c-di-GMP-I riboswitch aptamer from Paenibacillus sp. cl6col, 86 nucleotides, folded computationally.
Lineage of the source: Bacteria > Bacillati > Bacillota > Paenibacillaceae > Paenibacillus.
Model confidence (mean pLDDT): 80 of 100.
The RNAcentral record of the sequence draws on ENA.
[in-house]
RNA sequence: AUUUCACAAGGGCAAAGCCAUUGAAAAAUGGUGACGCAAAGCUAUAGGGGCUACAGCGAAUCUCGCUAAGCCAGCCAGUUACCAAU
Numbered sequence: 001a002u003u004u005c006a007c008a009a010g011g012g013c014a015a016a017g018c019c020a021u022u023g024a025a026a027a028a029u030g031g032u033g034a035c036g037c038a039a040a041g042c043u044a045u046a047g048g049g050g051c052u053a054c055a056g057c058g059a060a061u062c063u064c065g066c067u068a069a070g071c072c073a074g075c076c077a078g079u080u081a082c083c084a085a086u
Base pairs, nucleotide, nucleotide: 001086002085004084012037013036017032018031019030020029021028022027035074041079042078043077047076048075049072050071051070056066057065058064059063
């Protein structure tokens, strides 16, 4: 410098569920717990996609539709990178 996470070592992260807190919700944070992950690191005013709908708007009736300013990086993507290999 390049390529790949096939092997080795040291390790790292932590899905669902349960408990607590926050929130209208989606979801987040902490604990517990491991389904998995070679970027499950970072980025949500670079882009696509997805979730929710308190407030708002429209229907017209207590319900339905639309809408992100709220979220998701463990959907794609962008970006940086350890060990190892060449």